[in-house]
RNA sequence: AUUUGUAUUGGCUAUGGAGUUAGCCCGGAACCGCCUUUAAAAGCUGAUAACUCCUACAUCAUA
Repeated sequence: AUUUGUAUUGGCUAUGGAGUUAGCCCGGAACCGCCUUUAAAAGCUGAUAACUCCUACAUCAUA
């Protein structure tokens, strides 16, 4: 330097992706918004846990 084999590499924070930070959980776990209802239906807010950027959506203004 090359080849082969074995082992290790977590998950989550109500709607997308990336970076950073923070918190939570060890799997029967963390987590899974609000209002209303016996339940269902119906209705409402937010793309973040927090910050920044991109994308989607919404409102207003200008060209």